Background: A computed fold for a 464-nucleotide part of an RNA from a Dehalococcoidales bacterium, annotated as small-subunit ribosomal RNA, 3' major domain. Rfam family: Bacterial small subunit ribosomal RNA. The coordinates come from a structure-prediction model, not an experiment, and the mean pLDDT is 81. The full RNA is in RNAcentral, with records from ENA.
[in-house]
Context: one part of a larger RNA
């Protein structure tokens, strides 16, 4: 100087408390451990792994396994050979590879040849998702959006270092003020950026019957403790009030200092070294990544009457659409099929989009008209192909479950909770996941003793 303390003082945070809703019990989905397996590819493992890489494993993906095959190779550059390239058909195979037949003669040209492409050959080489994240770059998590981390000169100290950055107030903040052997400065804080809330102006094909405007685009105004009162050191600021759409950071996002964990990633990519080279490379078919005594994490659906079912009826926002979204109409009980209008979209479609809601009826507390797992049968769709291993529809079946031990998680306002809608990936989809969008819309916070994490000062130390 740090680090640590079941030392002290002060302060903060959904940290506790006060509340609301969950998890832990059930069934299912999904990830992980373990076990099994020919293989169940690999990585991630307290917080900071476990609906994570994966924004989508039937083949492909795919890295794993079995079998069959290739060896200048699936891919790149160079040398050489003959031919355009390319397309079609037949044989054979599980399939790729393989064997045979036919069609085809292009482009530029200085007429030598060249460009692109293909077969065979030769080696130089290619290739490796093989190892090392403890050799690395880049990127990321975390402490933590915590308020800290430093430098120049000066001063103090033999020196390591200190000071500045202590202290009194104040703040979300090393924010600002006062003060001071310090005076200044940098990275952080804040502001500048985006979205949203109010108003004005301009423009407007599409919205609307028009006027027009809630709408879109662009520009501007507005909030600054500016005004008043009180408190305070006449400061910084705090408390209350007025006006105002909004008040003291209006709300949300992006933004992550010096560093910590030899944290994560050589399988996104790049890359040093090591290593394989008829194989640890490459192609194909099939299987596996979907196994199942069990353990854990994250979710969904429930256990019902603030409910289930039936009928009627109302109101969104934000998205996506050409290998696409697909209307009207018709068929089907439905999934869906036929059909083909419109739309590269404020115009058409998904989609009359909503659901919870409201109105009426029924059920009457039961393992039930709750709950929907599981299983049987019949279908639909995507796709070369749904056996391993897809989703959906209909009929039948109707399991566990009557609110969950110890323990534990989230959330302070348009938040939690409840309700549906959209979208990326994507042929389809195991999405109940992720990311967004709106609708309905609470309760509670006395307070900081305690638990957890953090900041400043101080103290002890046999630790560095």
């Nucleotide at each position: 100087u740090g680090a640590c303390g079941g030392g002290g003082a002060c302060c903060c945070g959904c940290a506790c408390a006060a509340g609301c809703g969950g998890u832990g019990g059930a069934g299912c989905a999904u990830g992980u451990g373990g076990u099994u397996u020919a293989a169940u590819u690999c990585g991630a493992u307290a917080a900071u792994a476990a609906g994570c890489g994966a924004g989508g494993a039937a083949c492909c993906u795919u890295a794993c396994c079995a079998a069959g095959g290739u060896u200048u190779g699936a891919c790149a550059u160079c040398c050489c050979c003959a031919g355009a390239a390319u397309c079609u058909c037949g044989g054979g195979u599980a399939a790729u590879g393989c064997c045979g037949a036919g069609a085809g003669u292009g482009c530029c040209u200085u007429c030598g040849g060249g460009a692109a492409c293909g077969c065979a050959g030769u080696g130089a080489c290619a290739g490796g998702u093989g190892c090392u994240g403890c050799a690395u770059g880049g990127u990321u998590g975390u402490c933590g959006u915590c308020a800290g981390c430093u430098c120049g000169u000066g001063u103090c100290g033999u020196g390591a270092g200190a000071u500045g950055u202590a202290c009194g107030g104040u703040u979300a903040a090393g924010u600002c003020c006062g003060g001071u052997a310090a005076c200044g400065a940098g990275c952080g804080c804040a502001a500048c950026c985006c979205u949203u809330g109010u108003c004005c102006u301009a423009u407007g094909u599409u919205a609307g019957a028009u006027a027009u405007g809630u709408c879109a685009u662009a520009g501007g105004a507005g909030a600054c403790u500016g005004c008043c009162a009180g408190c305070u050191u006449u400061a910084a600021g705090c408390u209350g009030g007025a006006g105002g759409a909004a008040g003291g950071a209006g709300a949300g996002g992006a933004u992550g200092a010096c560093g910590u964990c030899a944290a994560a990633u050589c399988a996104g990519c790049a890359u040093g070294g090591c290593u394989c080279u008829u194989a640890c490379a490459c192609c194909u078919u099939g299987g596996g990544c979907u196994a199942c005594a069990c353990a854990c994490g994250u979710g969904c659906u429930a256990c019902a009457a603030u409910g289930g079912c039936c009928a009627g009826u109302a109101c969104a926002g934000a998205g996506g659409g050409a290998c696409g979204c697909u209307a009207a109409g018709c068929c089907g009980a439905a999934a869906g099929g036929c059909g083909g209008a419109g739309c590269a979209a404020a115009u058409c479609c998904c989609a009359u989009c909503a659901a919870a809601g409201c109105u009426g009826g029924u059920c009457u507390c039961a393992g039930u008209u709750c709950g929907g797992a599981u299983u049987g049968a019949g279908g639909u769709c995507u796709g070369c192909a749904a056996c391993u291993c897809g989703a959906c529809c209909u009929c039948a079946u109707g399991a566990a479950g009557c609110u969950g031990g110890a323990a534990u998680c989230g959330c302070u306002a348009g938040u939690a909770a409840c309700c549906g809608c959209g979208u990326a990936u994507c042929a389809g989809a195991c999405a109940c996941g992720g990311c967004g969008c709106g609708g309905u819309g609470a309760a509670u916070a006395c307070g900081u003793u305690c638990c957890c994490g953090g900041g400043u000062c101080u103290u002890g130390u046999a630790c560095a």